[in-house]
RNA sequence: GGUCGAUUAGCUCAGUUGGCUAGAGCGCCUCCAUGACACGGAGGAGGUCACAGGUUCGAGCCCUGUAUCGGCCA
Numbered sequence: 001g002g003u004c005g006a007u008u009a010g011c012u013c014a015g016u017u018g019g020c021u022a023g024a025g026c027g028c029c030u031c032c033a034u035g036a037c038a039c040g041g042a043g044g045a046g047g048u049c050a051c052a053g054g055u056u057c058g059a060g061c062c063c064u065g066u067a068u069c070g071g072c073c074a
Stems, first nucleotide, its partner, number of pairs: 001073007010026004019057001028044005050066005
C1' cells in the first nucleotide's frame, strides 16, 4: 500500500426483510428481607448505536468517506 471483519449502556454482547418507544446478562443505585453480610425478591438510573455525510416518508441496519482495533496479502 491492498483487502476482509469489528465499533451499540461501565464490561461482554444481541438486534432477523429498514418500520411503533433501542434490548439482554453482569455491574451500579434505592427498597424489601437479615442482628449484620452474602444469596434472593422488587424497582430505578445509565445510549450522539465510533465520527461525518448521503439514500429514504422512515436508518443501529443500506451507500460513501474518516478514525481506531484485529486478521490476511504484498

Source information: Model confidence (mean pLDDT): 81 of 100. The RNA shown here (transfer RNA) has 74 nucleotides and comes from a Tepidisphaeraceae bacterium. The source organism's lineage runs through Bacteria, Pseudomonadati, Planctomycetota, Phycisphaerae and Tepidisphaeraceae. Its Rfam family is "tRNA". By type it is a transfer RNA. From the family's description: Transfer RNA (tRNA) molecules are approximately 80 nucleotides in length. The sequence is in RNAcentral, with records from ENA and MGnify.